[in-house]
This is a predicted structure of a 355-nucleotide part of an RNA (large-subunit ribosomal RNA, domain III) from Halomicrobium katesii DSM 19301. The organism belongs to Halomicrobium mukohataei, within Archaea. Rfam family: Archaeal large subunit ribosomal RNA. The family is grouped with related families in Rfam's "LSU clan". Its mean pLDDT, the model's own confidence on a scale to 100, is 84.

Context: one part of a larger RNA
RNA sequence: UAGUAGCAGCGAUAGUCGGGUGAGAAUUCCGACGGCCGAACGAGCAAGGGUUCCUCAGCACUGUUCGUCAACUGAGGGUUAGCCGGUCCUAAGUCCCCCCGUAAUUCGAAGGGGACGACAUGGGAAGCUGGUUAAUAUUCCAGCGCUCGUAUGCAGUGAAACCGACGCCUCGGGGUCGACCAAGCCGGGCCUUCGCCCGGUCGAACCGUCCAAAUUCGUGGAAGCCGUAACGGCAGGAAGCGGACGAACGGCGAGAAAGGGUAACUUGGUUCAACCUGGGGCCCGUGAAAAGGGAGCAUACGAUCCGUACCGAGAUCCGACACAGGUGCUCGUGGCGGCGAAAGCCAAGGCCUGU
Numbered sequence: 001u002a003g004u005a006g007c008a009g010c011g012a013u014a015g016u017c018g019g020g021u022g023a024g025a026a027u028u029c030c031g032a033c034g035g036c037c038g039a040a041c042g043a044g045c046a047a048g049g050g051u052u053c054c055u056c057a058g059c060a061c062u063g064u065u066c067g068u069c070a071a072c073u074g075a076g077g078g079u080u081a082g083c084c085g086g087u088c089c090u091a092a093g094u095c096c097c098c099c100c101g102u103a104a105u106u107c108g109a110a111g112g113g114g115a116c117g118a119c120a121u122g123g124g125a126a127g128c129u130g131g132u133u134a135a136u137a138u139u140c141c142a143g144c145g146c147u148c149g150u151a152u153g154c155a156g157u158g159a160a161a162c163c164g165a166c167g168c169c170u171c172g173g174g175g176u177c178g179a180c181c182a183a184g185c186c187g188g189g190c191c192u193u194c195g196c197c198c199g200g201u202c203g204a205a206c207c208g209u210c211c212a213a214a215u216u217c218g219u220g221g222a223a224g225c226c227g228u229a230a231c232g233g234c235a236g237g238a239a240g241c242g243g244a245c246g247a248a249c250g251g252c253g254a255g256a257a258a259g260g261g262u263a264a265c266u267u268g269g270u271u272c273a274a275c276c277u278g279g280g281g282c283c284c285g286u287g288a289a290a291a292g293g294g295a296g297c298a299u300a301c302g303a304u305c306c307g308u309a310c311c312g313a314g315a316u317c318c319g320a321c322a323c324a325g326g327u328g329c330u331c332g333u334g335g336c337g338g339c340g341a342a343a344g345c346c347a348a349g350g351c352c353u354g355u
Stems, first nucleotide, its partner, number of pairs: 015033006034352004042331004048311002052309001053077006062070002082146002084307003088123002093116006100108002127144005147303008162293002167282008178271006184201007202259001207253004215244005224234003260265001283287001317326002334346003
């Protein structure tokens, strides 16, 4: 420069009142009312950051004002795993070595060998429910499970097929959660009477069991029948009848004389994410590999190492900043509305600091 620019102008216009604390309060805390987001401004992860997490004590700094507040200052505390991930496997590929050539190499074509290479989101042995902390939890604790290895005992001599293991589009069947509808029961609100409205009515992994489609066998014997949403099928044996094999993160039982809930702690239906199963279409594109599984039962013992706090963004990341920018995956099934993941309004949850 200068008490100048800015602290207004982003479709997110957001606060107001009362009380507390305090030397001091528009800005901190509590309550009430009022608002905003709601394919996010919610929730769970990855990358990156690295203590920013929690508690106490502070306000010289940082905070575009203030500040008793804080991602700031000082101190103390906090991250617990056989079964979540790494670790293992291979992928495009990367690195190293050998061989040969050369007088020689940091040079060189082919060939050979070894190692590395995927943390959300490729393949993969095994964990769920509840409780608990100021701060961690599938890690601690409680209950109930499971896997692999070693040892011992028993069984078994088959070791392979096969699984892992896969494109895009589309259409059937099974089907849970969610949502919706109806009824019963429990709790709450309104009006205190008839009723109306809101919420709830729970409960896992593991183990056992059940079966649709496809496939297949027997029977049967159709010369026009059978069947589909559609294409279709058949004397090379259709329909019909019976058997074998056979699915779900599905039903039922058990788990559970766990747990959770103030209590009730039920039933039926519709539509059906996930999951399971089958058909059809498309291709001058034909849609990984390896580890591993397949490959027993019982008992005892063992299961090291690394990650685990917190943010994950209109303030913890990258942009010199508490920067209107940038940044991968998942929840996609909360309600009304509607073709819809659209608009608009609301729930759960979050926020009133796009300071």